Model confidence (mean pLDDT): 83 of 100. Predicted 3D model of a 1431-nucleotide RNA (small-subunit ribosomal RNA) from an uncultured Microgenomates group bacterium. The sequence is in RNAcentral, with records from Greengenes.
[in-house]
């Protein structure tokens, strides 16, 4: 884009088409075919007029009506016209023809003729018989109804003598008609060429079948019938069989080319309930005619009878759907008639239907305070929105009143219709939905919900901030409609004719040989099928296109014109293409000549070779085996070694990128027989050629089948190990089979995943066969140059390719043929069929289910790949943890509550540099509701503060003091207002350690002090991307050289900064008795691979050495890239959103956070003699401390802890403060100890309102575990590790053994990078990219859903065989003057058996698929996937 559509909403008018696509199911009820008295014969009634008779309203008779209605004989029509598409794949439909093989009523024309007779039967009359339908007997009449005679010809038939064959009148004065014949028209019949859908999982069909010759039939040609005779016909160019369908003209769509359709108009067949059949007729085998069978419906007196809407209406069913039982014949048109004129659901019109088109309309102009009102908001405001409202204006449409057509052509006649259209009034009056708003695709916000409820054409939305869902606003789009379903057609180059492809994405047959079939070298004549040109004839009409016209306009209609690509035919013209004819040699071929070879078969034949085996010697305990091991074998002598001997199989070196062959394949020698194949050389032949559907041959391995053989090896089987398991991988037996014959079988990642020929297009190298040629040589080999043929490798000038990659052996450019593919899974499957002995193999589908499978490259990440580096990563050393007892943190448990967060490395002496109340967030009990705290309003009061009651307090009650600051007025009494506070009140609000670290801001940790991580230009690459930052060295470092399509820069790194270590200069109090010097504070100074020598690429650097305090970054520190871990924190703080508001917020007491069976981390003290204990004597560093309450000296007291006093100090000035280890000197002597030092007693000492829960310290008493700690597993490279003590923050105290600083004694060890672990680079494989904590496979469970088999079972259609046969027609027999009737024979509808195939449903069970958030059991695959994967 489109429809005969439906289906949701919603609906104003009009033109103008169109309306049972399904049940060709059933039909109630009207109407759809008649006419003609100018063929006939007969011939009413009711009516009006008049008469006569009378019982004055009643009966006859004339006449008009009227020769009229009904009926009947007779003619013609009824075969048209209307309807529907079930048959039908067909001469049925369509283009072209042919009928010398034929028909034609009415109609036109041309000639002729138009005579004489007869004897019936309907209607009628009369009678009977039926329920009805309907019929029968007896009589009576007509004709253009029937017969006969005569006459005719250009008629028909002949045996060519001759023989057969017509007619009809009616009315009237002129026409209608009848007969035979011919000519036309017109309308048929029949016959031939073509072209017309899918299946081969239909391949062989056919007996009147194909042909003939003779009869019959027909209008007419024939197997159309029949009867003999002959044995034909038709197919892979798809016979026959199945399924599906009217055909065409066209209609959609589409650029075309096609591709779907086959409704409405229009040609053609078919069909009329189903089946079957003939009469009648000019036409039939008949839609509203006959007979006959069935099915159905329907009437009935039960005897018997009547129907056929796939004509218009209409009504049930069915269905998602599809109209009025309407007017008329006025106009087209038929049918009858001489006409008048009937008749006509053809027609022409109305109605119903938003069914399709196609036109109008719902108002137009101004109008901001940018009203209200909706929504939204960042509270300012935006939108809605000039929209309303208001003012002016207008009447398409609507209503009303008036007027009025054409359509009639012809005297009459208009259904439509008082329609269409005109005038006037009236009055904004009567008229807007729908679908969408994530993107494709135009249009966005709130709200409400929370992987719900729901959307979705695809991709996807939704799990608490949803532009996706539902309301809502707002906004797009179309608009009398919209939106959606269902169907076609494009877009699909997605079946590729124009116009596609097969290395790897789906796709070359395993492989060769051939028949049909398709192509096919040069050169010349001849023909003219193709081809081309022109004429002609046709190609219906309507469609479509173009112009032009008529309805206002359009759709519509109506006219010309092009066209209709076709298909026949005539005339030409010959380049190809074809056919003929003659020729040629370039392509095949054939000979001849030397060659090369694992090319094939069959036989023989081989060895100091190997392996088993078997005899016999030596000879002794093992042997094999594997990561390690076992089982196995061996004291009945293994294995090792000698020697003989048996046997079956492959055949080392030669061997190679190497030869042969059509592939699969071929490998010890030798001999036979044989195929091919390339080269070189004349010479014959003359396109013989290339390809190849069915079809034929071969064709690894492995497997069947007989019948041999059997040494190694080795599916199944055992049997040892691993393992969770181990029906595997290693390992010890070991059986088919592997070898031979002879026959199947026929398949492979049969691979170059790459079909076969011909000819063309740079090279540059190897190498095998041959040929020529040239140096050389004494002749050769070897060597160089070429040239055909093969086999390989690089590779670019090209070209190709989606890339990778091919590239004279093409994946390149071109031609021929032949085969294959068209999303993935189902499925290399199921049925069928053929094959085969099985296995099975070939051919090969469909339902269903999914939005992807899949290629190829990139850039990750990862690997029980590689390569290189580096780290206290291992290694080499020193001390720890883990075991014990305490201290602490943490699960866990418990508890009213044990607040809360951290919790792999990267959580656990962490938040928390300090839980007895406080703190605190947690419980429990008591209490408060503008609130403990902020801002506004209002009333009162200065504030505060003492005092008594009741409570556990907070809080409630009382009592009584105080009257302040600051203006101002007044005025000496006060009396008004501010400020700060305080008490009550009112609400807006405060408040929240309440969620959500997955909304966030900050900060933090880890990788990681790792060396990495980017950008501009420019370059490569279709692109994602790469280069630059791949190499070669060096370095701690992308740190620097050097090389390069790269040249440069950023953020890391380095340096810069602070510390210490030296040495100068100032300065000098508190420090120094003094100057110096140490100290101290400040400035500077010094180290740069700067020198020297080697190694290095004359390089970056690297090593050694020299001066120096100090050497290669001199120690430490701070400083840490893009980024990764939805890492950690809403409980440091901030802060979106949700939520609590007499409680999820405030206050108060008490508890709790400290609980204790059990776990784990991280400390401390130990377990001694390098040690305890006593007593004595040395030596740091850095800190820290009060003016409203800290350091506290010195002295007094106490055994101590600590107390009493106070000196001193706001600190280089006083003080804390003593350092400790060390070291001298006694002492203990190897023990649970003079070691440890837990837990317990008792009695103090501090701090604090308060030491039960729960604090530290002191004396005394007590005196557990614990004798150096399994698995594992931490930390450390010099002033380090180890031990020794010293201070401070937090702090009323304190649980500190903890953190963070400070010094003081002060080692050991580094061969190195194999391995562990984490990280850097490069490079490889991938089916990971949530990125290996990935992916993913298969069984079994358990749901659902389609489908095979399946004992059977049920239905359908055509044919087949039998059995009966109806009307009906031919024909025979018999009967009649004659129609006639009766009976027989053939044919054959329906019906009834019957068996086999077939197509369909359907069935216990049973296979296997496909899909279904969190099911079993394993771990096959993807990385060397942990046994390489696959065929």
């Nucleotide at each position: 884009a489109a429809u005969g559509a439906a289906c949701g909403c919603u609906g104003g008018c009009g033109g103008c088409g169109u309306g049972c696509u399904u049940a060709a199911c059933a039909c109630a009820u009207g109407c759809a075919a008649g006419u003609c008295g100018u063929a006939c014969g007969a011939g009413a009634a009711c009516g009006c007029u008049u008469c006569a008779g009378c019982u004055u309203g009643c009966u006859g008779g004339a006449g008009c009506a009227a020769g009229u209605a009904a009926a009947g004989u007779g003619g013609c029509g009824c075969a048209c016209g209307g309807g529907u598409g079930a048959g039908u794949a067909a001469c049925g439909c369509g283009u072209a023809g042919g009928u010398a093989a034929u028909c034609u009523g009415c109609c036109u024309u041309c000639a002729a003729a138009u005579u004489u007779g007869g004897g019936a039967u309907a209607a009628c009359a009369u009678u009977g018989c039926g329920a009805a339908a309907g019929g029968g007997a007896u009589g009576u009449u007509a004709a253009u109804a029937c017969c006969g005679g005569a006459u005719a010809g250009u008629c028909c038939c002949u045996u060519c003598g001759g023989g057969g064959u017509a007619a009809a009148g009616a009315u009237u004065u002129a026409u209608c008609g009848g007969u035979g014949a011919g000519a036309g028209a017109u309308a048929g019949g029949c016959c031939c060429a073509u072209g017309c859908u899918c299946u081969a999982u239909c391949a062989g069909c056919u007996a009147g079948u194909u042909g003939g010759u003779a009869a019959g039939g027909u209008a007419a040609a024939g197997g159309c019938c029949u009867a003999c005779c002959a044995a034909g016909g038709c197919u892979a160019u798809g016979a026959c069989g199945g399924a599906u369908a009217g055909c065409u003209g066209g209609u959609c769509u589409g650029a075309g080319a096609g591709g779907a359709c086959g409704a409405u108009c229009a040609g053609c067949c078919a069909c009329a309930a189903u089946g079957g059949a003939a009469c009648u007729g000019a036409g039939a085998c008949a839609c509203g005619g006959u007979c006959c069978a069935u099915a159905c419906u329907c009437c009935u007196a039960c005897g018997g009878g009547a129907g056929g809407c796939a004509g218009c209406a209409g009504u049930g069913a069915g269905g998602a759907a599809u109209u009025u039982u309407g007017c008329g014949c006025a106009a087209u048109g038929g049918g009858g008639g001489a006409a008048a004129c009937c008749c006509u659901g053809a027609c022409g019109c109305a109605g119903c239907a938003a069914u399709a088109c196609c036109g109008c309309g719902u108002g137009g102009a101004g109008g901001a305070u940018g009203a209200c009102u909706g929504c939204u908001u960042u509270c300012g405001g935006g939108u809605u929105g000039u929209a309303a409202a208001c003012u002016c204006c207008u009447u398409u449409u609507c209503u009303c009143u008036g007027g009025g057509a054409a359509g009639a052509a012809u005297u009459u006649u208009g259904a439509c219709u008082g329609u269409a259209c005109c005038a006037g009034a009236g009055g904004a009056a009567u008229a807007a939905g729908u679908c969408a708003c994530g993107g494709c695709u135009a249009a966005c916000u709130a709200c409400g919900u929370g992987c719900c409820a729901g959307c979705a054409g695809c991709c996807g939305c939704g799990g608490u901030a949803a532009u996706a869902c539902g309301u809502a606003g707002g906004u797009g789009g179309c608009a009398a409609a919209c939106g959606u379903u269902a169907u076609u057609c494009g877009g699909a180059a997605u079946u590729a004719u124009u116009g596609g492809g097969c290395g790897u994405a789906a796709a070359g047959c395993g492989u060769c040989c051939g028949c049909a079939g398709g192509c096919g070298g040069c050169a010349a004549g001849g023909c003219a099928a193709g081809u081309c040109a022109g004429g002609u004839a046709u190609u219906a009409a309507a469609u479509c296109u173009a112009u032009g016209g008529g309805c206002c306009c359009a759709a519509c209609c109506c006219a010309u014109a092009u066209u209709c690509u076709g298909u026949a035919u005539c005339u030409g013209a010959a380049a190809c293409u074809g056919u003929u004819u003659u020729g040629c040699u370039a392509g095949a071929g054939u000979a001849u000549g030397a060659c090369a070879g694992a090319g094939g078969u069959u036989a023989g034949c081989g060895g100091a070779a190997a392996u088993u085996c078997c005899u016999g010697g030596u000879g002794u305990a093992g042997g094999g085996g594997u990561a390690a091991a076992a089982u196995c074998c061996a004291u009945u002598g293994a294995u090792a070694u000698c020697a003989g001997g048996a046997g079956g199989a492959a055949c080392a070196c030669c061997a190679a990128u190497u030869g042969c062959g059509a592939a699969g394949g071929c490998a010890g020698c030798u001999a036979a027989c044989u195929g091919g194949g390339g080269c070189a050389u004349u010479a014959c032949c003359g396109a013989c050629g290339c390809u190849c559907a069915u079809g034929g041959a071969c064709g690894a391995a492995a497997g069947c089948g007989u019948g041999g053989g059997g040494a190694g090896c080795g599916a199944a089987a055992c049997g040892g190990a691993u393992u969770a398991g181990a029906u595997a991988c290693c390992c010890g037996u070991g059986u088919a089979g592997u070898c031979c014959a002879c026959g199947c079988c026929g398949u492979a990642a049969a691979c170059g995943a790459u079909g076969g020929a011909u000819a063309c297009u740079a090279g540059g190298u190897a190498u095998u066969g041959g040929g020529a040629g040239g140096a050389a040589u004494c002749g050769a080999c070897c060597c160089c140059u070429u040239u055909c043929a093969g086999u390989g490798c690089c590779g670019u000038a090209a070209g190709c390719u989606a890339a990778c990659g091919c590239a004279u052996u093409a994946a390149g450019u071109a031609u021929c043929c032949c085969g294959c593919c068209u999303g993935a899974g189902g499925a290399c499957u199921a049925c069928g069929a053929g094959c085969g002995c099985a296995a099975g193999c070939u051919u090969a589908a469909a339902a269903c289910u999914c939005a992807a499978a899949g290629g190829a490259a990139u850039a990750g990440a990862c690997g029980g790949g590689g390569a290189c580096c580096c780290a206290c990563a291992c290694a080499a050393g020193c001390g720890g943890u883990g075991g014990a007892g305490c201290g602490u943190g943490u699960u866990g448990u418990u508890u009213a509550a044990u607040u809360c967060g951290a919790u792999a490395a990267u959580a656990a002496g962490c938040g928390g540099a300090g839980a007895a109340c406080c703190u605190u967030a947690c419980c429990u009990a008591g209490a408060c509701u503008u609130g403990a705290c902020a801002u506004c309003c209002c009333a009162a009061g200065a504030a505060g503060g003492u005092c008594c009651c009741a409570g556990a307090a907070a809080u409630g009650g009382g009592a009584g003091u105080g009257u302040g600051c600051c203006u101002c007025u007044c005025u000496c009494c006060g009396g008004a207002g501010g400020a700060a506070c305080u008490u009550g009140g009112u609400g807006a609000c405060a408040g929240g350690u309440g969620c959500u670290g997955c909304a966030u801001g900050g900060u933090u940790g880890u990788c990681g002090u790792c060396a990495g991580c980017u950008c501009g230009u420019g370059c490569c690459g279709u692109g994602a991307g790469g280069u630059g930052u791949a190499c070669g060295g060096u370095u701690a470092a992308g740190u620097c050289c050097g090389a390069u399509a790269a040249c440069g820069a950023g953020c890391g790194g380095a340096a810069c900064c602070c510390u210490u270590a030296u040495c100068a200069u100032a300065u000098g109090u508190u420090g120094u008795a003094u100057u110096u010097c140490u100290c101290a504070u400040a400035u500077g100074a010094g180290a740069c691979u700067g020198c020297c020598u080697g190694c290095g690429u004359u390089a970056a650097g690297c090593a050694g050495g020299a001066g120096g305090a100090a050497g290669g970054u001199a120690g430490g520190g701070a400083c840490a890239a893009c980024g990764u871990c939805a890492a950690a924190u809403c409980a440091g703080c901030a802060u979106g959103g949700c939520u609590c508001u007499u409680a999820c917020g405030u206050c108060u007491a008490g508890g709790g956070c400290u609980a204790c069976a059990a776990a784990c981390g991280c400390g401390c003290u130990a377990c001694a003699a390098u040690g305890g204990g006593u007593a004595g004597u040395a030596c740091a560093a850095a800190g820290g401390g009060u003016u409203g309450u800290g350091c506290g000296a010195g002295g007094g007291g106490g055994u101590g802890a600590c107390u009493c006093u106070u000196a001193g100090c706001u600190a280089a000035u006083c003080u804390c403060a003593a350092a400790a280890a060390a070291c001298u000197a006694c002492u203990c002597u190897a023990a649970g100890u003079u070691c440890g030092g837990a837990u317990u007693g008792a009695a103090g000492g501090c701090u604090g309102a308060a030491a039960c829960u729960c604090g530290c310290c002191u004396u005394c008493a007590u005196g557990a575990a614990g004798u150096u700690g399994g698995a594992a597993u931490c930390g450390c490279u010099a002033g380090u590790a180890a031990c020794c003590g010293u201070g401070a923050a937090u702090c009323a105290g304190c649980u500190a053994c903890g953190u963070c600083a400070c010094g003081g004694u002060g080692a050991a060890u580094a061969u190195g990078u194999u391995c562990c672990u984490g990280g850097g680079u490069c490079u490889u494989g991938u089916a990971c990219u949530c990125a290996c904590c990935g992916c993913c496979c298969g069984u079994c469970a358990c749901g659902u859903c389609a489908u095979g088999a399946g004992a059977g079972c049920u239905g359908g259609a055509a044919a087949c065989g039998u059995c009966c046969a109806a009307a009906a027609u031919a024909c025979c027999c018999a009967u009649u003057u004659a129609g006639u009737u009766g009976g027989g024979u053939a044919u054959u509808a329906a019906g009834a058996c019957g068996g086999a195939a077939u197509c369909a449903g359907u069935a216990a069970u049973u296979g296997g698929g496909a899909c279904g958030a969190a099911g079993u059991c394993g771990u096959a695959a993807c990385a060397a996937g942990g046994u390489a994967a696959c065929c």